């Protein structure tokens, strides 16, 4: 560094050390940060992915936290490119109704584009497995 498969709106901070960034990238928003960012170290804590204990043929469920990992501002902080679906607004090909001498009227509406939402791929983080 790849690939598969899960899951990501919930949960958890305090010291020490460091000295100016940080919220994973690129752009924009928007925040955090000298009242002290990132990193690294110590202690706690949060979850339950491997774990383990029990039931069970298995799926699988209930309980547990001694191990390995992760994790402890903001939805994966928001937004973007692309596809779906709905709504929205233009513009309209035609279509339908009907009246006249004739101009004309009413209604319906594919397809294009516009905006907004919801969803999905994508992309990326994290654990578990594989070569």
């Nucleotide at each position: 560094a790849u690939g598969u498969u899960a899951u990501c709106a919930a949960g958890a901070a305090a010291g020490g050390c460091g000295g100016a960034g940080g919220g994973a990238u690129u752009a924009g928003a928007c925040c955090c940060g000298u009242u002290g960012a990132a990193a690294c170290c110590u202690u706690a804590g949060c979850a339950a992915c491997c774990c383990u204990u029990u039931a069970g043929u298995a799926a699988u469920a209930a309980a547990g936290a001694a191990g390995g990992u992760g994790c402890u501002a903001c939805a994966u902080u928001c937004u973007a490119c692309c596809c779906u679906u709905u709504a929205u607004a233009c513009u309209a090909a035609g279509c339908u109704u009907g009246u006249u001498u004739u101009u004309g009227a009413a209604g319906c509406a594919a397809a294009u584009u516009u905006u907004a939402a919801a969803g999905g791929a994508u992309a990326g983080a994290u654990a578990a497995c594989a070569a």

About this RNA:
This is a predicted structure of a 131-nucleotide RNA (SAM riboswitch aptamer (S box leader)) from Polaribacter sejongensis. NCBI's taxonomy places the organism under Bacteria, Flavobacteriia, Flavobacteriales, Flavobacteriaceae, Polaribacter. Its mean pLDDT, the model's own confidence on a scale to 100, is 79. It was read from a public genome assembly, where an Rfam model found it. The model forms 97% of the base pairs in the Rfam consensus.